This is a predicted structure of a 98-nucleotide RNA (Glycine riboswitch aptamer) from Natroniella sulfidigena. NCBI's taxonomy places the organism under Bacteria, Bacillati, Bacillota, Clostridia, Natroniella. Rfam family: Glycine riboswitch aptamer. Gene Ontology term of the family: glycine biosynthetic process. The prediction has a mean pLDDT of 78. The sequence was found by an Rfam model in a public genome assembly.
RNA sequence: UACCUUCUUAAGAGAGAGACCCAGCAGAGGUUGGGCGCCGAAGGGGCAAAGAAGAGAAUUCUUCUCAAACUCUCAGGCAAAAGGAUCUUAGAAGGGUA
Numbered sequence: 001u002a003c004c005u006u007c008u009u010a011a012g013a014g015a016g017a018g019a020c021c022c023a024g025c026a027g028a029g030g031u032u033g034g035g036c037g038c039c040g041a042a043g044g045g046g047c048a049a050a051g052a053a054g055a056g057a058a059u060u061c062u063u064c065u066c067a068a069a070c071u072c073u074c075a076g077g078c079a080a081a082a083g084g085a086u087c088u089u090a091g092a093a094g095g096g097u098a
Base pairs, nucleotide, nucleotide: 001098002097003096004095005094006093008091009090010089011088012087013086018036020035021034022033023032024031025030037078038077039076043074044072045071046070050065051064052063053062054061055060
C1' cells in the first nucleotide's frame, strides 16, 4: 500500500399486522385496567446437517455442542412519529493475508 474480516461512529434505505371493543380518569384523539383478533425484523427460546462422548454383536440408540430471514410468540409491535433485523456509502480502531 492492496484485499478480507470484527467492532464502532455518521448519513441514507428499511417490512408486516385492529387509530378494534368495554369501563374509569382526563376533556382535542391521551392515559389506566379488562376482552377478543392479528404480526415478526429489537431482544429471547426451539430445530437440521455436522462434530464430540457413551452404550450395543450390529443395521443402530442415547447424551452434549449447535445457524438462519425457518419456527414459537415470552418479550415487543399492529395510524403517524418513534423503534426497527438487515443493506449501502464514508470514517475511526483492532485482527489476518500478500